This is a predicted structure of a 72-nucleotide RNA (transfer RNA) from a Parcubacteria group bacterium. The organism belongs to Bacteria candidate phyla, within Bacteria. Rfam family: tRNA. The coordinates come from a structure-prediction model, not an experiment, and the mean pLDDT is 81. RNAcentral holds the sequence, with entries from ENA.

RNA sequence: GCCCCUGUAGUUCAAUGGAUAGAACAAAUCCCUCCUAAGGAUUAGAUGUAGGUUCAAGUCCUACCGGGGGCA
Numbered sequence: 001g002c003c004c005c006u007g008u009a010g011u012u013c014a015a016u017g018g019a020u021a022g023a024a025c026a027a028a029u030c031c032c033u034c035c036u037a038a039g040g041a042u043u044a045g046a047u048g049u050a051g052g053u054u055c056a057a058g059u060c061c062u063a064c065c066g067g068g069g070g071c072a
Stems, first nucleotide, its partner, number of pairs: 001071007010025004018055001027043005048064005
């Protein structure tokens, strides 16, 4: 330099182009407890960036950025 795969919550993963993007663990608050752990209730938290297609984009297309792999 060229090609391929990949990027969603703090982490690991879901979501057929169409409902308020969902779950587990983690976090916060409260309950329980002498205290801690465990257990229970509640809450907050995410689509890499910029464009494009579409009535509608996490999903499709393009470029860039990050990560991984292959060739040279």